Two RNAs folded together computationally: RNase P RNA and transfer RNA, 463 nucleotides in total. Model confidence (mean pLDDT): 76 of 100.
RNA sequence: AGUGGACCGGGCAGUCGCUGGCUUGCUGCCUUCACCGGCAAUGAGCGGGAGGAAAGUCCGGGCUCCAGAGGACAGGGUGGUGGGUAACUCCCACCGGCCGAAAGGCUAGGGCAAGUGCAACAGAAAGGAAACCGCCCCGCGCUUGCGUGGGGUAAGGGUGAAACGGUGCGGUAAGAGCGCACCAGCGGGCCGGGUGACCGGCUUGGCUAGGUAACCCGCACCCGGAGCAAUGCCAAACAGAGAGCAGUUCCGUCAACGCGGGACAGGGAUCGGUCCGAUCCGUUAUCGACUUUCGGGUAGGCUGCGUGAGAUGGCGAGUAAUCGUCGUCCUAGAUAAAUGACUGCUACGCAGUUCACACGAACUGCGACAGGACCCGGCUUACAGGUCCACU
RNA sequence: GCGAGAUAGCUCAGGCGGUCAGAGCGUCGGAUUCAUAACCCGGAGGUCGAGAGUUCGAGUCUCUCUCUCGC
Numbered sequence: 001a002g003u004g005g006a007c008c009g010g011g012c013a014g015u016c017g018c019u020g021g022c023u024u025g026c027u028g029c030c031u032u033c034a035c036c037g038g039c040a041a042u043g044a045g046c047g048g049g050a051g052g053a054a055a056g057u058c059c060g061g062g063c064u065c066c067a068g069a070g071g072a073c074a075g076g077g078u079g080g081u082g083g084g085u086a087a088c089u090c091c092c093a094c095c096g097g098c099c100g101a102a103a104g105g106c107u108a109g110g111g112c113a114a115g116u117g118c119a120a121c122a123g124a125a126a127g128g129a130a131a132c133c134g135c136c137c138c139g140c141g142c143u144u145g146c147g148u149g150g151g152g153u154a155a156g157g158g159u160g161a162a163a164c165g166g167u168g169c170g171g172u173a174a175g176a177g178c179g180c181a182c183c184a185g186c187g188g189g190c191c192g193g194g195u196g197a198c199c200g201g202c203u204u205g206g207c208u209a210g211g212u213a214a215c216c217c218g219c220a221c222c223c224g225g226a227g228c229a230a231u232g233c234c235a236a237a238c239a240g241a242g243a244g245c246a247g248u249u250c251c252g253u254c255a256a257c258g259c260g261g262g263a264c265a266g267g268g269a270u271c272g273g274u275c276c277g278a279u280c281c282g283u284u285a286u287c288g289a290c291u292u293u294c295g296g297g298u299a300g301g302c303u304g305c306g307u308g309a310g311a312u313g314g315c316g317a318g319u320a321a322u323c324g325u326c327g328u329c330c331u332a333g334a335u336a337a338a339u340g341a342c343u344g345c346u347a348c349g350c351a352g353u354u355c356a357c358a359c360g361a362a363c364u365g366c367g368a369c370a371g372g373a374c375c376c377g378g379c380u381u382a383c384a385g386g387u388c389c390a391c392u
Numbered sequence: 393g394c395g396a397g398a399u400a401g402c403u404c405a406g407g408c409g410g411u412c413a414g415a416g417c418g419u420c421g422g423a424u425u426c427a428u429a430a431c432c433c434g435g436a437g438g439u440c441g442a443g444a445g446u447u448c449g450a451g452u453c454u455c456u457c458u459c460u461c462g463c
Base pairs, nucleotide, nucleotide: 001392002391003390004389005388006387007386008385010346011345012344013343014342015341016340018049019048021046022045023044024043025042027040028039029038030037051369055380056379058378059377060376061375062374063227064226065225066224075223076222077221078220079219080094081093082092083091084090095109096107097106098105099104111217115216117212118211132157133156134153135152136151137150138149139148140147141146142145165183166182167181168180169179170178184208186205187204188203189202190201191200192199193198232302233301234300240294241293242292243291244290247264248263249262250261251260252259253258267281268280269279270278271277310329311328312327313326314325315324316323317322348367349366350365351364352363353362354361355360393463394462395461396460397459398458401417402416403415404414410448419435420434421433422432441457442456443455444454445453
């Protein structure tokens, strides 16, 4: 100078608050003959109270409900090999490719010798192709090295992201895998190593096979849908449906129900601040906005909801991810949303001022990203600053 | 918890990736008119929300983030 990984995300004390838990006091309500018990408000005491990302909601799972014999299509996703896991677009180890001097980093890394499509511009030609310049041969013309016509040629120039192997020798009119040697690369076979991806070697073939599948597509594998506003329980108000809304007593009648009559009490209006009281109306009928029951279930409340793929220490297995076993511990549950504010001391970093001007000292100010909302495993993104380890 | 979108000052096109960044309105200049408007002619104006990746090449394909809107 750089690479990789692990961790921290201020500390202590005091005062005043917030939130939920336990104990306890007091008040009110419900229940009860009463005690007990339950709910709510409030006071006191005790102990608890955000993160490494709680975030984005990008993946995967638990849980709950709905659907569902099984399979297939459609749709979506994944794609080297082996392993881990509840599962994964995750993690670990390895293989191949690319980048880097190295530590190391990146890698959607199966199939264009199944099919279809695409390749702008430039260039002669962009797929089993092509003759612009150049080179060579032949014919004709002449001004004897030029023009013109026909043909051969992919070695050279030039274009492009990409031009149908590279070098050398032979060969040829000039050339060309046309022939040969070596090298690169491809296909087949065999041997060796590895669980495997793959690696190494030998042999053989034809001389060369182009790119693109994060275009369509073919192959293999995986995926039912919705989400805690899930789900279950309780249940105001309004609306709906059913039932009820006059008694007590005496007399007569009747088998009884009932009917008739009297008395008391009861209803409404007025007077009246209110009660008592007075006057008037109404008279036994159900109307209703009254009482009560019911169903569905809104507002609202409870549940789900904190013992879990849990945390932590040791030992063991494994290169590792991870797993097994033993011990210890219990660690937020709010609902418009609680963890804050102030003061003092102090640690670290940064900035400024002053003194020193060699090291430093004093004072002042500031302190990152961000906050649970059913839970968990990942990924990604944000982050003042600091510590440690390994390596080049 | 779930879904859609972002292209000029505004409203929107851009097919299976190519020299293709466009249309209308607006704006600027000219022409016309005594003058203005309309009509006519010409021009300017874009990090295609941001950053990576795939590819020879990305507004377009894929991933991550930001913002907006809807349920």